[in-house]
Model confidence (mean pLDDT): 80 of 100. This is a predicted structure of a 73-nucleotide RNA (transfer RNA) from a Candidatus Gastranaerophilales bacterium. Taxonomically the source falls in Candidatus Gastranaerophilales (Bacteria, Bacillati, Candidatus Melainabacteria). It was read from a public genome assembly. It matches the Rfam family "tRNA". Rfam classes the family as a transfer RNA.
């Protein structure tokens, strides 16, 4: 300097070809116990990394920018 990957919940990751964002843990309430654990049940939480494009419609395509990671020079 160039090039390829990753950015999505508090943490670890899923969303093969655009249609109103989910799981596991962890957190909140309550059940269960003489009381913790554990189990069951219901909740909460996320303008998908920043900033534009393209579409009716973009976590998902285009551009450019940040951070991190690996690779060449």
């Nucleotide at each position: 300097g160039c090039u390829g990957a990753u950015g999505u919940a508090g943490c670890u990751c899923a969303g093969g070809a655009g249609g109103u964002a989910g799981a596991g843990c962890a957190c909140u309430u309550c059940c269960u116990u003489g009381g913790u654990a554990a189990g069951g049940a219901a909740g909460a939480g996320g303008u998908c990394g920043c900033g534009g494009g393209u579409u009716c419609g973009a976590g998902u395509c285009c551009c450019g920018c940040c951070a991190u990671c690996a690779g060449c020079u």